[in-house]
Transfer RNA from Candidatus Levybacteria bacterium RIFCSPLOWO2_01_FULL_39_10, 72 nucleotides, folded computationally.
The sequence is in RNAcentral, with records from ENA.
Its Rfam family is "tRNA". It is annotated as a transfer RNA. Rfam describes the family as follows. Transfer RNA (tRNA) molecules are approximately 80 nucleotides in length.
The organism belongs to Candidatus Levyibacteriota, within Bacteria.
The coordinates come from a structure-prediction model, not an experiment, and the mean pLDDT is 83.
RNA sequence: GCCGACAUGGCUCAGUGGCAGAGCGAGUCAUUGGUAAUGACUAGGUCGCGGGUUCGAUUCCCGCUGUCGGCU
Repeated sequence: GCCGACAUGGCUCAGUGGCAGAGCGAGUCAUUGGUAAUGACUAGGUCGCGGGUUCGAUUCCCGCUGUCGGCU
């Protein structure tokens, strides 16, 4: 230099056009003699950045940035 994959809560990930979710983690409450476990609830996201298409974009298109892999 060229090609490809990936970027979504603190972590690991799902979501392929119509209200942003799960598990773990955090907090509160219940339960217990007390803890652990268990159950219920709550908080936490400008969906990497910029632009385009669309009535509507996390999703489709283009560019950029970053990470990883391959080729030379």